[in-house]
Parts: sequence; C1' cells; structure tokens
RNA sequence: GGCCCUAUCGUCUAGUGGUUAGGACGACAGGUUCUCAUCCUGUAAACCGGAGUUCGAUUCUCCGUGGGGCUA
Repeated sequence: GGCCCUAUCGUCUAGUGGUUAGGACGACAGGUUCUCAUCCUGUAAACCGGAGUUCGAUUCUCCGUGGGGCUA
C1' cells in the first nucleotide's frame, strides 16, 4: 500500500429500519444494620464524525478517524 472486521452509558455488552436505546458491573441516594460488608429499592449516565438513501437510520450505503486482523 491492498483487503477484511470493528466502534452503543465509566467498563463489558444486547439491540437486523418505527424500542421510553435494555442488561450486568461500577457510581450516587435511600432502606436494612450499633457500624462496615451483604441484601433490597431508586437515580444519573451512551449510539465515533460527516454526507447520502428513506416518511423514518444505532441499524443500510459512501467518505473520514480510532482499534484489530490477513497479505505483498
């Protein structure tokens, strides 16, 4: 250089065109406890950037950026 894969809360991850973008861990608050831990309840927190297709895009296409792999 060429080709392929990949990018979603702080982390890991689900989500095959109409979802309130869900779950686990973590964080915070409350409950329980003499205290801590455990346990229970709740809250906040995310679609890499741009363009296109579409009535509608996290999802499909293209370009870019980051990461990974194969190859000369």
Predicted 3D model of a 72-nucleotide RNA (transfer RNA) from a Candidatus Uhrbacteria bacterium. Rfam family: tRNA. Rfam classes the family as a transfer RNA. The sequence was found in a public genome assembly. Its mean pLDDT, the model's own confidence on a scale to 100, is 83. Taxonomically the source falls in Candidatus Uhriibacteriota (Bacteria, Bacteria candidate phyla).